c-di-GMP-I riboswitch aptamer from Peptococcaceae bacterium UBA5752, 91 nucleotides, folded computationally. The model forms 95% of the base pairs in the Rfam consensus. Lineage of the source: Bacteria > Bacillati > Bacillota > Eubacteriales > Peptococcaceae. The coordinates come from a structure-prediction model, not an experiment, and the mean pLDDT is 85.
RNA sequence: UUUUGCUAAUAGCAAACUUGACGAAAGUCAGGGACGCAAAGCUACGGGUCUAAAGCAAUUAAGUAAUUGCCAUGAUAGCUGGGUUACCAAA
Repeated sequence: UUUUGCUAAUAGCAAACUUGACGAAAGUCAGGGACGCAAAGCUACGGGUCUAAAGCAAUUAAGUAAUUGCCAUGAUAGCUGGGUUACCAAA
C1' cells in the first nucleotide's frame, strides 16, 4: 500500500419503545434504552422511499372556508450505488 473480516482485544455507534424540545408533516435534536452494525463515520451526487406547509389546478362554496389532485425547495447516509476519511486483526 492492497485485499479480507475467520479468531482475539480495545474502543465506537445505537433500532423498537419511552421522556422532553423543535417541526405543517415526514422527521430531527437531547436523556433513558439496546435490535443490530467492521464504516450503522462524513457526503443528498445517481436511483429509491417518506412527507406536502407554501405554491398551482379542480370542485364545493361565500366561509377570506373546506375537500381532492399535482408538486421538494423538506426528510431519509440504519434502502441502495458512487465519492471521501479512519481503528484493530489477518493475509